[in-house]
């Protein structure tokens, strides 16, 4: 070196995520594709050389152990882009109103004087009286309303007198006063975020009203086009923020399969 038989081992690995922790199923990623069977996310089975039970295959090397190399992939974590949602959001852009302008249609009014101008009176504004209304008190009015300390008449009894006669007076009656109720007028006091035609007085930019001069042709509604000023709300670009971290690039970290290169590695027999 060959051959035979064995034994260690090996028959996938890896990432999250679970967990004290290590695995399994499960879920992702890998290589031209994984032994079978049972157990298993409300878990299942160990305990740091860390699935467990059966049962079957290849075995000392292209397969097993080690170190390097490369780096599919996955996590975590910053930036940049995009994409959705929502939120802000404007000397802009739509879009909607108000305005007055210029052009033309229509009606209406004007030479029996149009818009405008002066002048003068008045109203609108302030205060003050007056006047109504209105609110709330009195009063006048009616009605009840006093056992005795309010009147008028006072029965009955009482008193004085020798009598004719006369006092004083409860009760009833009748008026009354304080008091209480009541209504329309009417009178009269307060009072004021009322109200005016009214007297007075202030004030004078507007605006309305009449009058009178000056002045000569428009003025006034309402339809259309034009292009202008001014305004709030809506909606939206631009732009900003956030959540979604959905996707895609990079950057850093981790954690890494399979290929590849290099060592290393049994026993027993027999040639």
């Nucleotide at each position: 070196c060959c051959g035979u038989g064995c034994u260690a081992g090996g028959c996938g690995g890896g990432g999250a995520g679970g967990u004290a922790g290590c695995g399994g199923u499960g879920c992702c990623c890998u290589g031209u594709c994984g032994c079978u069977c049972g157990c298993a996310a409300u878990c299942c089975g160990c305990u740091c050389u860390a699935g467990c039970g059966a049962g079957g295959c290849c075995g000392a090397a292209u397969c097993c152990c080690u170190g390097g190399u490369c780096g599919a992939g996955g996590g975590g974590u910053g930036c940049g882009g995009u994409c959705g949602u929502c939120g802000g959001g404007u000397c802009g852009g739509c879009c909607c109103g108000c305005c007055g302008c210029u052009c033309g249609g229509u009606g209406g009014u004007g030479u029996c004087g149009a818009u405008g101008g002066c002048c003068c009176g008045g109203g609108u504004c302030c205060c003050g009286c007056g006047c109504g209304a209105c609110g709330u008190c009195g009063g006048c009015c009616c009605g009840u309303g006093a056992a005795c300390c309010a009147g008028g008449u006072c029965a009955g009894g009482u008193c004085c007198g020798g009598a004719u006669g006369g006092a004083a007076g409860c009760a009833g009656c009748c008026u009354u006063a304080a008091g209480c109720g009541g209504u329309u007028c009417c009178c009269g006091g307060c009072g004021g975020g009322c109200g005016c035609a009214g007297c007075g007085g202030g004030a004078u930019c507007g605006c309305c009203c009449g009058u009178g001069c000056c002045g000569g042709a428009g003025c006034c509604a309402u339809c259309g086009a034009g292009a202008g000023g001014c305004g709030a709300a809506g909606c939206c670009a631009a732009c900003c923020g956030a959540c979604g971290u959905g996707c895609c690039g990079c950057g850093c970290u981790u954690c890494g399969g399979a290929g590849c290169c290099a060592g290393g590695u049994g026993c027993a027999c027999g040639g």
RNAcentral holds the sequence, with entries from ENA. Predicted 3D model of a 271-nucleotide RNA (Bacterial large signal recognition particle RNA) from a Solirubrobacteraceae bacterium. It matches the Rfam family "Bacterial large signal recognition particle RNA". It is annotated as a non-coding RNA gene. The prediction has a mean pLDDT of 77. NCBI's taxonomy places the organism under Bacteria, Bacillati, Thermoleophilia, Solirubrobacterales, Solirubrobacteraceae.